Context: one part of a larger RNA
RNA sequence: GGCAUAAGGUGGAUGCCUUGGCACCAAACGCCGAAGAAGGACGUGACAAGCUGCGAAAAGCUGCGGGGAGCUGCAAAUGAGCCUUGAUCCGCAGAUAUCCGAAUGAGGGAACUCACCGUAAGUAAUGUUACGGUAUUGACACAUGAAUCAAUAGUGUGUCAAGGGGAACCCGGGGAACUGAAACAUCUUAGUACCCGGAGGAAAAGAAAGUAAACUAACGAUUUCCUGAGUAGUGGUGAGCGAAAGGGAAGGAGCCCAAACCUAUCAUAGAAAUAUGAGACGGGGUAAUGGACCGCGGAAAGCACGAGCGAGCGUAGGUGAAGCGGAGAGAAAGCCGCACCAAAGAAAGUGACAGUCUUGUAACCGAAACGCGAGUGAGGCGGGCGGUAUCCGGAGUACCACAGGACACGAGGAAUCCGGUGGGAAGACAGGAGGACCAUCUCCUAAGGCUAAAUACGACCUAGUGACCGAUAGAGUAUAGUACCGUGAGGGAAAGGUGAAAAGAACCCCGGGAGGGGAGUGAAAGAGAACCUGAAACUGUGUGCUU
Numbered sequence: 001g002g003c004a005u006a007a008g009g010u011g012g013a014u015g016c017c018u019u020g021g022c023a024c025c026a027a028a029c030g031c032c033g034a035a036g037a038a039g040g041a042c043g044u045g046a047c048a049a050g051c052u053g054c055g056a057a058a059a060g061c062u063g064c065g066g067g068g069a070g071c072u073g074c075a076a077a078u079g080a081g082c083c084u085u086g087a088u089c090c091g092c093a094g095a096u097a098u099c100c101g102a103a104u105g106a107g108g109g110a111a112c113u114c115a116c117c118g119u120a121a122g123u124a125a126u127g128u129u130a131c132g133g134u135a136u137u138g139a140c141a142c143a144u145g146a147a148u149c150a151a152u153a154g155u156g157u158g159u160c161a162a163g164g165g166g167a168a169c170c171c172g173g174g175g176a177a178c179u180g181a182a183a184c185a186u187c188u189u190a191g192u193a194c195c196c197g198g199a200g201g202a203a204a205a206g207a208a209a210g211u212a213a214a215c216u217a218a219c220g221a222u223u224u225c226c227u228g229a230g231u232a233g234u235g236g237u238g239a240g241c242g243a244a245a246g247g248g249a250a251g252g253a254g255c256c257c258a259a260a261c262c263u264a265u266c267a268u269a270g271a272a273a274u275a276u277g278a279g280a281c282g283g284g285g286u287a288a289u290g291g292a293c294c295g296c297g298g299a300a301a302g303c304a305c306g307a308g309c310g311a312g313c314g315u316a317g318g319u320g321a322a323g324c325g326g327a328g329a330g331a332a333a334g335c336c337g338c339a340c341c342a343a344a345g346a347a348a349g350u351g352a353c354a355g356u357c358u359u360g361u362a363a364c365c366g367a368a369a370c371g372c373g374a375g376u377g378a379g380g381c382g383g384g385c386g387g388u389a390u391c392c393g394g395a396g397u398a399c400c401a402c403a404g405g406a407c408a409c410g411a412g413g414a415a416u417c418c419g420g421u422g423g424g425a426a427g428a429c430a431g432g433a434g435g436a437c438c439a440u441c442u443c444c445u446a447a448g449g450c451u452a453a454a455u456a457c458g459a460c461c462u463a464g465u466g467a468c469c470g471a472u473a474g475a476g477u478a479u480a481g482u483a484c485c486g487u488g489a490g491g492g493a494a495a496g497g498u499g500a501a502a503a504g505a506a507c508c509c510c511g512g513g514a515g516g517g518g519a520g521u522g523a524a525a526g527a528g529a530a531c532c533u534g535a536a537a538c539u540g541u542g543u544g545c546u547u
Stems, first nucleotide, its partner, number of pairs: 001546006008539002015532001016497002020469002022466003026462001029458002031165002039100003042055003046078001050074002061094006070082003105114003115134007136162009169200001170198005180187001184236001210219002223250005233241002254450003257394001261283002265278005290392003293387004302381002305379001308376002312372004317365003323338004339356002341345001347359003399423004404418003409435001430445005484491002504531001507518004
């Protein structure tokens, strides 16, 4: 030095555990904000660094309910207190709510500085203090008012509104590339990512200038799902992209203007009646077969509006069956013995595995207050038939050309839809569509608007589930967006386990201490806080063999 062996050290794998995650399901709920949000800063405790709560009324104040014995958060100890005259705690409704932040009196390097006006307090007076107001933009109203006569611009005052934030979902305006095509340009990725604007609990869409059929049927707003169907198509006919009608389901709901016509009112003429013209934010009217108008006739069907009432539900809670003994153990729930309950043998906890110990579970019950709310419903809105001479029925619109975009459809035979530039109709005896176009036929009435439900999503609340993870896993976080890094945008960790219970080792000894030896606790200290188990690498010691 090597090998073996024994009992160790170190180390923190493995096993077991779970406070934390992940995914999904059901039901509910779905915006907050100038009445100052989201998010913060600074304060606030007897002692108080952090977290949590709260706001100078500061781990809290008031009222009304619940609850019933302890309480003063995490979080021990001390001190001082509170509580059956009902505390702490839970729910509902209020009060308070510094400063910053849209931040809004002005400024500003957020949490700071400095004003003006009004009212009040104080002072002999000034200084000072308290409360309220003072941003901008838009709409409306009123006042004032230039150059410039009238007027307008402008200015001021008042009232109302907006501004900012939000997980995804939604609509609109912009809009890539990597990639695929085995290269690449049309194409694809993809109208995706991303940027901007806007709205809501949903949004969007939506009551036919529809879908269809093909010589004559049928359907009847929108939306979503299944199917039709990877079909018809489209496509450097490559890669790919990819419908619709129809059928089945969910849901179901239809309406309002503009116009014709009429009038209040005004103007003109006139002494007046009246005539003519203008004319509403008023009446009328809104598409199976229209409306005005004329005639007849009369108050109904219906309605998405709606005060009030309101079953029920939510936001605290309550009742809730049935087991004892023995041995043995540190401890019984395991074992042995004999019982019981069950609309409850889900689950968690309790010193090992508990239907009958605790919390619960099944079932049943419950609200002063606030919210939701089916239903009901005063009220509100809202008519029908016939005739047809005349009138009305959305214009720089439809449509066309050119160049684009959207449609599954890449310019194609390319209809349909959208806007850009230029041109530019008809007037219901009219017009649009039926995939170029024309005719016949059929369907419909554009150029105004509104509209629940079925649908999407899940930040947040409740209840639950898992051939999901179990501390290098599962979220980045068993918590932390912390420590740390970066000027900044931003990046971003590691780190769980004594024991049933601290019973966390009084006292003695060595030592400056650290640490250790006794003693004591405990079932165990080889569970001693560097604490469950405690693998390997690495490593010290003894012994044996060997060089």

Large-subunit ribosomal RNA, domain I from a metagenome, 547 nucleotides, folded computationally. Its Rfam family is "Bacterial large subunit ribosomal RNA". Its family is annotated with structural constituent of ribosome and ribosome in the Gene Ontology. Its mean pLDDT, the model's own confidence on a scale to 100, is 84. The RNAcentral record of the full RNA draws on SILVA.